[in-house]
Parts: sequence; C1' cells; structure tokens
RNA sequence: GGGCGCUUAGCUCAGGGGGAGAGCACUUCCUUGACGCGGAAGGGGUCGUAGGUUCAAAUCCUACAGCGCCCA
Repeated sequence: GGGCGCUUAGCUCAGGGGGAGAGCACUUCCUUGACGCGGAAGGGGUCGUAGGUUCAAAUCCUACAGCGCCCA
C1' cells in the first nucleotide's frame, strides 16, 4: 500500500428499512440479626464520526477513524 471482518447500555452480544432489545452488572423495595442467595419493580443508548439514498436509516451506499485478520 491492497483485501476482508467488526464498532449497538458499564461488560458480552442479538437485531439487517417503520417498537432500540437480551443476559450479566447497577438502583430501590421485600426477605435475613446482617451479608449472600432468592422474589418484585426501575434507571441507563448522539446504534464509532460525517455525508448520501429514502416518506422513513442502528439497518442500504460512500468517505473517514479505531480494532483484528490476510496478502504484498
């Protein structure tokens, strides 16, 4: 330098045009002498950045950035 893949909640990941979600973690309450376990409820997201397509973009296209792998 070229090619491919990934980037979504604190962490691990799903979702591939019309509701942003799961598990764990966190908060409050119940339970306990207390902690843990268990039960109930709840909070938390510029979907990497910018532009484009579209009535509508986390999702499609382009560029850039970061990370990983391969080739030279």